[in-house]
Molecule: Bacterial RNase P class A
Organism: Gammaproteobacteria bacterium
RNA sequence: GGAGUCGGCCAGGCAAUCGCGCCGGUUUUUAACCGGGGAGGAAAGUCCGGGCUCCGCAGGACAGAGCGCCAGGUAACGCCUGGGAGGUGAAAGCCUACGGAAAGUGCCACAGAAAAUAUACCGCCAGACUCCGGUCUGGUAAGGGUGAAAUGGUGCGGUAAGAGCGCACCGCGCAACGGGUAACCGUUGUGGCAGGGGAAACCCCGCUCGGAGCAAGACCAAAUAGGGGAACAUAAUGCGUGGUCCGCGCUGUUCCCGGGUAGGUCGCUUGAGGUGCAUGGUGACAUGUUACCCAGAUGAAUGAUUGCCCUCGACAGAACCCGGCUUAUCGGCCGGCUCCUUUU
Numbered sequence: 001g002g003a004g005u006c007g008g009c010c011a012g013g014c015a016a017u018c019g020c021g022c023c024g025g026u027u028u029u030u031a032a033c034c035g036g037g038g039a040g041g042a043a044a045g046u047c048c049g050g051g052c053u054c055c056g057c058a059g060g061a062c063a064g065a066g067c068g069c070c071a072g073g074u075a076a077c078g079c080c081u082g083g084g085a086g087g088u089g090a091a092a093g094c095c096u097a098c099g100g101a102a103a104g105u106g107c108c109a110c111a112g113a114a115a116a117u118a119u120a121c122c123g124c125c126a127g128a129c130u131c132c133g134g135u136c137u138g139g140u141a142a143g144g145g146u147g148a149a150a151u152g153g154u155g156c157g158g159u160a161a162g163a164g165c166g167c168a169c170c171g172c173g174c175a176a177c178g179g180g181u182a183a184c185c186g187u188u189g190u191g192g193c194a195g196g197g198g199a200a201a202c203c204c205c206g207c208u209c210g211g212a213g214c215a216a217g218a219c220c221a222a223a224u225a226g227g228g229g230a231a232c233a234u235a236a237u238g239c240g241u242g243g244u245c246c247g248c249g250c251u252g253u254u255c256c257c258g259g260g261u262a263g264g265u266c267g268c269u270u271g272a273g274g275u276g277c278a279u280g281g282u283g284a285c286a287u288g289u290u291a292c293c294c295a296g297a298u299g300a301a302u303g304a305u306u307g308c309c310c311u312c313g314a315c316a317g318a319a320c321c322c323g324g325c326u327u328a329u330c331g332g333c334c335g336g337c338u339c340c341u342u343u344u
Stems, first nucleotide, its partner, number of pairs: 001340010012309007020038001022036006040315001044326002047324005052213004059246004064209005069083005084098001085096004099204002104202002107197002121144002123140007152170006171193001172191008217266004227257006238250003273292001276289005
């Protein structure tokens, strides 16, 4: 100097004039004036988890759904951190839907002899026959072919030719010992050894799981006709906030016609809150302390004009709140690590 990779930060700025919404104060309380704040890193998707509100005697079972290596963090999670195993990369790094195939069922197209109750297309060996081209019988799966995958791999011995047939090493299963909280790793021994993939197929195993949602819910005011009719039922039906059953509770349920209202207030923003510092921890994070208050609209507030600066601005607007994940994205700044080249 270049390339790569990981992490963090910013999100056009400043000024003036007019305008909009909220909070607080003052006044002459119709309204006016003064002061202070006013969209995001994703506010998006509505995908997870909760806080909060209401219902339910809030219980049990089944079905269903979610997660799936180990240990931690957290209010909790399908999230985050660290470790293990597998894969990938030259490396730093990155990815993982990562329990079980010896409980069972099903699948592996085409090609190929054959993809499971395994087989013999070419071939190799032995014997017999022969018109000398070959044919038949027996043995074989080491060599070749097909395929993503061919029934453990490599080498040596052995054999008529071969084959775990035997041996060595590797792989696989089992056992013991050692390290580690654990997942798991290592060492030693033993067994010729049940063909492989695949559960993001059904399934089995382990753990977790009430429901509905701010259009939740509470209060106030006003108005009309607390109107009319039919069916079912009589402690049973029926109803009781996902489905089915049991339990428990309540006592009517369903349908049709007609009339009135649909306005206001609260919920509504002080929070599992963020900043700085210290301590502990590999880390996620936790504890203590410091000063701070950072939107609350409701047909939906932050806009318009002018001037200057500049890195010339993308994706894009809260609607009860918070923790995550995913997706979209212009430009700039800072730091760590890996590799290459050059110089000293």